[in-house]
RNA sequence: GCCGCUCCCCGGACGGUCGCUGUUCUCAUGCAAAUGAGGCCAGAGGAAAGUCCGGACACCAAAGAGCAGCGCGCCUUGCGAAAGCAGGGGACGGGAACUGCGAGGAACCCGGACGGAAAGUGCAGCAGAGAGUAGUCCGCCGAUGGAUCGUGAGGUCACAGGUAAGGGUGAAAGGGUGAGGUAAGAGCUCACCGCGCCGAGGGCAACCGAGGUGGCAGGGCAAACCCCGCGCGGUGCAAGACACAACAGGGAAAGGGCUGCUCGCCCGUCAUACUCCCGGGUAUUAGUCGCAUAGAGAAAUGACCGUACAGUUCCACCAGUCCAACUGCGGAACGGACAGAAUCCGGCUUAUAGGGGAGCGGCAGCU
Repeated sequence: GCCGCUCCCCGGACGGUCGCUGUUCUCAUGCAAAUGAGGCCAGAGGAAAGUCCGGACACCAAAGAGCAGCGCGCCUUGCGAAAGCAGGGGACGGGAACUGCGAGGAACCCGGACGGAAAGUGCAGCAGAGAGUAGUCCGCCGAUGGAUCGUGAGGUCACAGGUAAGGGUGAAAGGGUGAGGUAAGAGCUCACCGCGCCGAGGGCAACCGAGGUGGCAGGGCAAACCCCGCGCGGUGCAAGACACAACAGGGAAAGGGCUGCUCGCCCGUCAUACUCCCGGGUAUUAGUCGCAUAGAGAAAUGACCGUACAGUUCCACCAGUCCAACUGCGGAACGGACAGAAUCCGGCUUAUAGGGGAGCGGCAGCU
């Protein structure tokens, strides 16, 4: 100097003109409500988005129970209301210096929805004989029985049968490396490696583990059902409350309400109505509150011009340069990414042109 990774920050600036929304002030009109004109001030985001999670707040039956459903899920520490985030650790998976004759082991690096696959159910395309109660397609054997040849020793066949060593299929074929053993084979036996179980001891814990023991079970998937543990009532500001004004009630059902289901509870079925349905009326110059140092009501936050700075593309003119290529500290053209509040906060996820900073790594050059 170039490139890459991780984290953090910014994400257009300044000036002018004309507009938009809101508060407020002044003036004009008006009895008033209000309308019009002018002025000051304020006016989107890092995600305002998806509405995924947690809350505040509000209402709903006395916010009760059960089931269903949903969320979370290694340990520890810190922050936090929670959700969540961060630090450290552990196990697992992938890679791997090194190591062992080998099967293997392993410092270190990277990864993340990481409770349970030894309760049960289910799933696994194609290929393959066989995919979880293993399995004989090729191959091997054929000791034993059978057939057959031979006087016989024995040979041949591969019918019964044996065999998971070897081949083949597959992401995966039911431990591995060697030795013994055998008709051929096989944890059949042995040594070692791996694995399961017990476990002195260590650690706050997850977990690790000296040693012992077992011929080896119990393959994978829980972001499939499911099981275990903890938590969750439902609906969301169109929640909900109020105002002035107006007025007319009538009909019908026995049902309605808490929301998926069941129970229970409340209201009503009764004249006066906090049940339900229909109809009429009222009423909104966006009615007021909820509601905010933008704000609302289906929704204002913009447009144009100029100036530089970024950025992209190009080289007729300009500079390096006398010419050309090339380059740009020169010139010309284009010219801002994703996006857009709607009750408010905290998170997660997703989109994002370009710029800046920090740390780490790689390559090249020079000293």
Molecule: Bacterial RNase P class A
Organism: Luteolibacter sp.